Source information:
This is a predicted structure of a 131-nucleotide RNA (c-di-GMP-I-GGC riboswitch aptamer) from a Candidatus Bipolaricaulota bacterium. The sequence was found by an Rfam model in a public genome assembly. The organism belongs to Candidatus Bipolaricaulota, within Bacteria. Model confidence (mean pLDDT): 79 of 100.
[in-house]
RNA sequence: UGUGCAAAGGGCAAACCGGGAGUGAUCCCGGGACGCAAAGCCACGGACCUUUUAAGUUCAUAGGGUUCCUUGGGUUCAUUGAGUUGAACGCAAAGAACAUCAGGCCUUGAAAGGCCGCCGGGUUGCCGCAA
Numbered sequence: 001u002g003u004g005c006a007a008a009g010g011g012c013a014a015a016c017c018g019g020g021a022g023u024g025a026u027c028c029c030g031g032g033a034c035g036c037a038a039a040g041c042c043a044c045g046g047a048c049c050u051u052u053u054a055a056g057u058u059c060a061u062a063g064g065g066u067u068c069c070u071u072g073g074g075u076u077c078a079u080u081g082a083g084u085u086g087a088a089c090g091c092a093a094a095g096a097a098c099a100u101c102a103g104g105c106c107u108u109g110a111a112a113g114g115c116c117g118c119c120g121g122g123u124u125g126c127c128g129c130a131a
C1' cells in the first nucleotide's frame, strides 16, 4: 500500500419493547440482535426525511364571510272586533349568487433542522494475509 476465504481476541447493534427529550424528522438510556471489517469519527456533495414559509395546482352532498330569496319562530312598534294585519330588527333551517379567507392532498422554491446502518468524499484505526 492492497485485501477480508478462513482464524483469534474482541467491537458495534436494525426491527421491536420499556423509560426520557423534541412540534417533528429524530435523538439519549436500558433491554434486544437483523446485520456490519470501518455499522469508528466528520453533515463536505448528492439522495431521503422533518418543520416553517412563499408560489402554483387541485379537492369537497363544501369550513368561515357577504348579499339575495323562501319558510318557521321571537322581540319591538304600529294596526285590528280579533296574535287581525303590517313594518323594523335579531335567531334558525333550506336554496341561490359573489368574491375572498381559512383548511387538506400534491408540485416547486427558500430557510432551519435530521440522518454517516443510502451513495460518494475526508479522516483515524485492530487482527490475519499478500506485495
Base pairs, nucleotide, nucleotide: 001130002129003128004127011036012035016031017030018029019028020027021026034117040123041122042121044120045119046118048114049113050112051111052110053109054108055107056106058104059103063101064100065098066097067096068095070093071092072091074089075088076087077086078085